[in-house]
Molecule: RNase P RNA; transfer RNA
Organism: Vicinamibacteria bacterium
RNA sequence: AGAGUGGGUCGGGCGGUCGCCGCGGCUUUCGAGCCGGGGAGGAAAGUCCGGACUCCGCAGGGCAGUGUGCUGGCUAACGGCCAGCGAGGGUGACCUCAGGGAAAGUGCCACAGAAAACACACCGCCGAACUCCCAGGCGACUGGGGGUGGCAAGGGUGAAAAGGUGCGGUAAGAGCGCACCGCCGACGUGGUGACACGACGGGCAGGGAAAACCCCACACGGAGCAAGGCCAAAUAGGGGGGCGCUUGAGGCUGGCCCGGCUGAAGCCCCCGGGUAGGUUGCUGGACCCCACGGGCAACCGUGGGGCUAGAGGAAUGAUCGCCAUCCGCUCGGCUCCUCUCAGGGGUCGGGCGGGGACAGAAUCCGGCUUACAGACCCGCUCUGCGA
RNA sequence: GCCGAGGUAGCUCAGUCGGUAGAGCGAAGGACUGAAAAUCCUUGCGUCGGUGGUUCAAUUCCACUCCCCGGCACCA
Numbered sequence: 001a002g003a004g005u006g007g008g009u010c011g012g013g014c015g016g017u018c019g020c021c022g023c024g025g026c027u028u029u030c031g032a033g034c035c036g037g038g039g040a041g042g043a044a045a046g047u048c049c050g051g052a053c054u055c056c057g058c059a060g061g062g063c064a065g066u067g068u069g070c071u072g073g074c075u076a077a078c079g080g081c082c083a084g085c086g087a088g089g090g091u092g093a094c095c096u097c098a099g100g101g102a103a104a105g106u107g108c109c110a111c112a113g114a115a116a117a118c119a120c121a122c123c124g125c126c127g128a129a130c131u132c133c134c135a136g137g138c139g140a141c142u143g144g145g146g147g148u149g150g151c152a153a154g155g156g157u158g159a160a161a162a163g164g165u166g167c168g169g170u171a172a173g174a175g176c177g178c179a180c181c182g183c184c185g186a187c188g189u190g191g192u193g194a195c196a197c198g199a200c201g202g203g204c205a206g207g208g209a210a211a212a213c214c215c216c217a218c219a220c221g222g223a224g225c226a227a228g229g230c231c232a233a234a235u236a237g238g239g240g241g242g243c244g245c246u247u248g249a250g251g252c253u254g255g256c257c258c259g260g261c262u263g264a265a266g267c268c269c270c271c272g273g274g275u276a277g278g279u280u281g282c283u284g285g286a287c288c289c290c291a292c293g294g295g296c297a298a299c300c301g302u303g304g305g306g307c308u309a310g311a312g313g314a315a316u317g318a319u320c321g322c323c324a325u326c327c328g329c330u331c332g333g334c335u336c337c338u339c340u341c342a343g344g345g346g347u348c349g350g351g352c353g354g355g356g357a358c359a360g361a362a363u364c365c366g367g368c369u370u371a372c373a374g375a376c377c378c379g380c381u382c383u384g385c386g387a
Numbered sequence: 388g389c390c391g392a393g394g395u396a397g398c399u400c401a402g403u404c405g406g407u408a409g410a411g412c413g414a415a416g417g418a419c420u421g422a423a424a425a426u427c428c429u430u431g432c433g434u435c436g437g438u439g440g441u442u443c444a445a446u447u448c449c450a451c452u453c454c455c456c457g458g459c460a461c462c463a
Stems, first nucleotide, its partner, number of pairs: 001383010012323007020039002023036005041358001045369002048367005053224004060258004065220005070084005085099001086097004100215002105213002108208002122155002124151003129148008163181006182204001183202003187198004228280004238271006250262003273462003287306008325355013388459004393454002397412004406443001414430005436452005
């Protein structure tokens, strides 16, 4: 210098004018006016997880259902985060993994292929054993061909073919035997553990898929601020249907059963009717910043400082000027390709014109995921060049 | 704001324990007819909303995302 990789911060600044929504104070003719101060995000989004909070005759048991799934830790909790283990990819920094069980069971593996999980034989290899035919030989037997057969090395099919490579062995072959690698079993050592390493034994049994059903372990009561509380206003407490009245309807906010509680002339559904107002919940909280300490880290502890939107059909905006930044055109200086002209590149300065994303709080919080013009910072890797 | 359901041919819809996707109407071409309708024959029309993953293989299973639709207040 080029290429790459991991992480973080910001996502314009200042001022003027006109507006919008709360809060505090003052004035008031009760209509409002004046002053002061505050007013979107890293994702406010998707609503995908987890909690706080609230309500449900306190949530007990079983089935069903849903979710999670290497190990250890963090946390209020989590499907999140941190650290590690294993597998895969990359020269490397580093990245990815829904990563329990396929030797509990059931089902699936289309087409092709001999055979797709009870293995199997199309081409091929062999002719040891038994047997038939032919030829030779006096004979023992020899040679050739076929059958019963033997084999799974090679070819071929397929996404996948029943351990791999090599040597021996054999009629040909084959874990048939051996060496190494892989695998399985029990053992030892290290580690909290996932696991790693070592030595021993076994000739190898057990293909894939669980984001198929399923099994195992763990977790889960349900609903959601339109939850819920208080106040006010208005109407026809109308019509129809169903169930039940103590031998228990119905309710206890998704399904079934049991248990428990509650329970009546009541409960549920449909049609019809009325009001669509105020207030509370409501914003100070697992909050933010800094320092120190513990920890590899996530995070935790202690101390100090700070207050940082609370609207409710829903405010947080518009415009002008200057500065910063990016792009295009143009002018000038310096410099390089290149010694000159022409042309092009880099850098500095001036002028003109243009651009600046994704998006918008709605009870609150912790995460994940997705969208995002551009700017800046830090760590690391590879390649090339120079010293 | 909260909760739920869906997206397959031009239109209306089937198809789900994974193996090259179908029906009706419509469209185009042909036959019949003097011509048309009806009828008969043939044909195609599909990135199964998009992207990624699991798998040998995805409309189907899983994740993310886009679009569309529906419900929800209180009183009696």